[in-house]
Context: one part of a larger RNA
RNA sequence: UUGGGUUUAAAGGGUCCGUAGGCGGGAGAAUAAGUCAGUGGUGAAAUCCUAUAGCUCAACUAUAGCACUGCCAUUGAUACUGUUUUUCUUGAAUUAAGUUGAAGUGGGCGGAAUGUGUCAUGUAGCGGUGAAAUGCAUAGAUAUGACACAGAACACCGAUUGCGAAGGCAGCUCACUAACGUAGUAUUGACGCUGAGGCACGAAAGCGUGGGGAGCGAACAGGAUUAGAUACCCUGGUAGUCCACGCCGUAAACGAUGAUCACUCGACAUUGGCAAUACACCGUCAGUGUCCUAGCGAAAGUGUUAAGUGAUCCACCUGGGGAGUACGAUCGCAAGAUUGAAACUC
Numbered sequence: 001u002u003g004g005g006u007u008u009a010a011a012g013g014g015u016c017c018g019u020a021g022g023c024g025g026g027a028g029a030a031u032a033a034g035u036c037a038g039u040g041g042u043g044a045a046a047u048c049c050u051a052u053a054g055c056u057c058a059a060c061u062a063u064a065g066c067a068c069u070g071c072c073a074u075u076g077a078u079a080c081u082g083u084u085u086u087u088c089u090u091g092a093a094u095u096a097a098g099u100u101g102a103a104g105u106g107g108g109c110g111g112a113a114u115g116u117g118u119c120a121u122g123u124a125g126c127g128g129u130g131a132a133a134u135g136c137a138u139a140g141a142u143a144u145g146a147c148a149c150a151g152a153a154c155a156c157c158g159a160u161u162g163c164g165a166a167g168g169c170a171g172c173u174c175a176c177u178a179a180c181g182u183a184g185u186a187u188u189g190a191c192g193c194u195g196a197g198g199c200a201c202g203a204a205a206g207c208g209u210g211g212g213g214a215g216c217g218a219a220c221a222g223g224a225u226u227a228g229a230u231a232c233c234c235u236g237g238u239a240g241u242c243c244a245c246g247c248c249g250u251a252a253a254c255g256a257u258g259a260u261c262a263c264u265c266g267a268c269a270u271u272g273g274c275a276a277u278a279c280a281c282c283g284u285c286a287g288u289g290u291c292c293u294a295g296c297g298a299a300a301g302u303g304u305u306a307a308g309u310g311a312u313c314c315a316c317c318u319g320g321g322g323a324g325u326a327c328g329a330u331c332g333c334a335a336g337a338u339u340g341a342a343a344c345u346c
Base pairs, nucleotide, nucleotide: 004317005316006315007300008299012314014201015200017198021194022193023192025088026087027086028085029084030083031082033081034080035077036076037075038074039073040072041071042070049065050064051063052062053061054060091191092188093187094186103177104176105175106174107173108172109171110154114150115149116148117147118146119145120144121143125136126135162169163168206247207246208245209244210243211242215241216240220236221235222234223233258313259312260311261310262309263308266291267290268289269288270287271286272285273284274283295302296301319346320345321344328339329338330337331336
């Protein structure tokens, strides 16, 4: 490179937007760049191939032919691709009237629980465990009641639910912003798909500055257990967890399944619309799940939400280890991240 692949064997980028590029709906016209055909020129000779001939044969040599798959010019063809132009509405999008939702950002409010403080009642234990002890407690604990304060999370509803590009999102309410689906009408008229680089977002942990700190709790201390116990269990407890601003840019970032479009048996459940209705069924659009036919698959399984049948574009893989390491480069405050080998070995 060809070919083959990427749920689980190596392999889908964490996700979106989007530049270049690649690909791109129906009809008419023009053009003739790609494409196809004819003609002319050129494509040195030698070599290769074919035929014949010459050295006794052969190697070798000579002659003739083919070939030189290419390039240039010119004359035509016009189905397809390209370019220009006219037009269409099915793809795509917009307006209007509605609906749904834990979608986002900022503010306000709420109750339960926990902890602490003060006061009151009250007295000897409480707590914890497999059993204990460390710990707390006559300086009055635990328990009960009242009041106050603090921070964090929002029981029930709650679901195989819903929303979001992904990460993710859950008390109530207000403001603002964004997004999605459906039905008929109106408008634009291919405005589309994908997307190397690039920009943005991106759990948790971690980092910087300043706050906050109830509970939980790496590190750490003590008590147990044990042969030991740098653990599992218990009592404490610092960072952290929370907020604001900035950084980091990684995860089993998973559906281990890239995005878009078309087509392809059925059954059941469910969310949001629309239509209809007798409140039994039934239809349609967009989602979310389960089972299953054909097909696919090494099998497990998948199966209109494909891993089926096709098309376009991107990313990635090529035996195990060495190694996601070394070196270099870029980014970062650092931690480190991204890119990413080889020797050697089996």
Model confidence (mean pLDDT): 84 of 100.
Predicted 3D model of a 346-nucleotide part of an RNA (small-subunit ribosomal RNA, central domain) from an uncultured prokaryote.
The full RNA is in RNAcentral, with records from ENA.